[in-house]
A computed fold for a 524-nucleotide part of an RNA from Azonexaceae bacterium s22, annotated as small-subunit ribosomal RNA, 5' domain. Model confidence (mean pLDDT): 86 of 100.
Context: one part of a larger RNA
RNA sequence: GAUUGAACGCUGGCGGCAUGCCUUACACAUGCAAGUCGAACGGCAGCGGGGACUUCGGUCCGCCGGCGAGUGGCGAACGGGUGAGUAAUGUAUCGGAACGUACCAUUCAGUGGGGGAUAACUAUCCGAAAGGAUAGCUAAUACCGCAUAUUCUGUGAGCAGGAAAGCAGGGGAUCGCAAGACCUUGCGCUGAUUGAGCGGCCGAUAUCAGAUUAGCUAGUUGGUGAGGUAACGGCUCACCAAGGCUACGAUCUGUAGCGGGUCUGAGAGGAUGAUCCGCCACACUGGGACUGAGACACGGCCCAGACUCCUACGGGAGGCAGCAGUGGGGAAUUUUGGACAAUGGGCGCAAGCCUGAUCCAGCCAUGCCGCGUGAGUGAAGAAGGCCUUCGGGUUGUAAAGCUCUUUCGGCCGGGAAGAAAUCGCAUCAGCUAAUACCUGGUGUGGAUGACGGUACCGGAAUAAGAAGCACCGGCUAACUACGUGCCAGCAGCCGCGGUAAUACGUAGGGUGCGAGCGUUAAUC
Repeated sequence: GAUUGAACGCUGGCGGCAUGCCUUACACAUGCAAGUCGAACGGCAGCGGGGACUUCGGUCCGCCGGCGAGUGGCGAACGGGUGAGUAAUGUAUCGGAACGUACCAUUCAGUGGGGGAUAACUAUCCGAAAGGAUAGCUAAUACCGCAUAUUCUGUGAGCAGGAAAGCAGGGGAUCGCAAGACCUUGCGCUGAUUGAGCGGCCGAUAUCAGAUUAGCUAGUUGGUGAGGUAACGGCUCACCAAGGCUACGAUCUGUAGCGGGUCUGAGAGGAUGAUCCGCCACACUGGGACUGAGACACGGCCCAGACUCCUACGGGAGGCAGCAGUGGGGAAUUUUGGACAAUGGGCGCAAGCCUGAUCCAGCCAUGCCGCGUGAGUGAAGAAGGCCUUCGGGUUGUAAAGCUCUUUCGGCCGGGAAGAAAUCGCAUCAGCUAAUACCUGGUGUGGAUGACGGUACCGGAAUAAGAAGCACCGGCUAACUACGUGCCAGCAGCCGCGGUAAUACGUAGGGUGCGAGCGUUAAUC
């Protein structure tokens, strides 16, 4: 000099854009942060409508809109947080072979025919609660056989094994009392194929300090066989052999998430790893598996432990390193805000619902950037202050006065873009028996804004509401007076202060920066 997630002191007008627990991975009150689908299902607790009965109190009917709880599907493994652990099961770069993949895209084939349950519900019972037991009833895209299977799996020659589910829209002829069959479209379902993206695994190289750590290792190193895994492999096991690593630093100890980057520097390098992006690890502590395409799962389960809470003492409940917020720690770090309008995600045919992701607003000069606090003129060089050799000098064109302007702020009025998709209508094309339905294209119409009456624009008025901080001995830009008298004090280094202190304190003046300025801490 540059820089900072800074803090402290003094001061503080406005705006834009960013940032904001670096310390206790300390403990957490309260609310919210993951749901959705009735176009899978049986139903109907509540709400609205309709109908029937009525003693006008009400009762009944799932008939309709819908829908609590329940069965079922998908999601909950993403998104969000934190950096405790980890010196290599990590990360970065470059390679590799023995793998998986729900949703999405592509291609091919199929979607036939049966069965038995169970929750909800009803009844009874147990329990303080959390919750549970027994009996009975019922449905499905829940569950289980059968059939079919050149592709799939095993064997690799025969052969053996292995699937599925329906729902919704529309409809001319035919059948049917009707429901519907039937046809067709869409969404699904099953078995395979290829792909994309994603993920698992292996290797090489690089990756902090200590030798006042020199030896370490028995599943250890390799083989055979078996098991296990999606997959290779001591991954696991049995047997056999005695290997494997190490001064190019093994082992041990300490410290630490890694990278893109960031800061500094001419560079080489040094330091660092907040915000944003990629990867990893963790979710009260330790362990374990279940479900699933995917977890050994932050807001799932089980066990143990510590802690907190409820209890009828028998037993139960909980996990903010999600967003806010509280206590504590600390020099120190924000609102228990708004909205799903946009972007994105989950579910759904859709309408839509959910979304503390996100977008916004709030707080803080924490940082960066911009603007303002007026402009011109004005010498009797006013008054006052300070200094003085008492002549004057200086503050100083500074003020006053005169002439202007009105940014920002305050007031009044107008007022966005961010929002065109989804949707309706028309038309064309595709599908089709079909001018239904559905899908796609084009045209057209309407709706939808948290921010926000915000940005921005216009108008009226007034110089009106807006400057401080540090320093002035040398380094280092800037000097005098008074007070003090080795005292009080200053100080980054050298050093000042013991009666004329440009070094302490105050004042006048000056210098530097300026809504900031200094100090402290830290890095280069």